[in-house]
The RNA shown here (transfer RNA) has 72 nucleotides and comes from Sordaria macrospora. Lineage of the source: Eukaryota > Fungi > saccharomyceta > Sordariaceae > Sordaria. Its Rfam family is "tRNA". Rfam classes the family as a transfer RNA. The coordinates come from a structure-prediction model, not an experiment, and the mean pLDDT is 80. The same sequence occurs in records of 9 taxa.
């Protein structure tokens, strides 16, 4: 340098143009318990930037970063 793939709460992931972006854990209240862990109800918190195409984009397209993987 050249193609391939990937990027979504602290973390690991789901989501083929239209719903309040979803589920684990994770963290915070509360219940329960002698206490702590386990259970259980609540709450918190996320589309990697930019443009473009659409009536509408996390999803389509271009460019850029970042990381993987091959190729010279």
């Nucleotide at each position: 340098g050249c193609g391939c793939c990937g990027u979504u709460g602290g973390u690991a992931u789901a989501g083929u143009g239209g719903u309040u972006a979803g589920c684990a854990u994770a963290c915070u209240c509360g219940c329960u318990u002698c206490c702590c862990a386990a259970g259980c109800g609540a709450g918190u918190g996320a589309c990697c930037c930019g443009a473009g195409u659409u009536c509408g984009a996390a999803u389509c397209u271009c460019g850029g970063a970042c990381g993987g993987c091959g190729c010279a």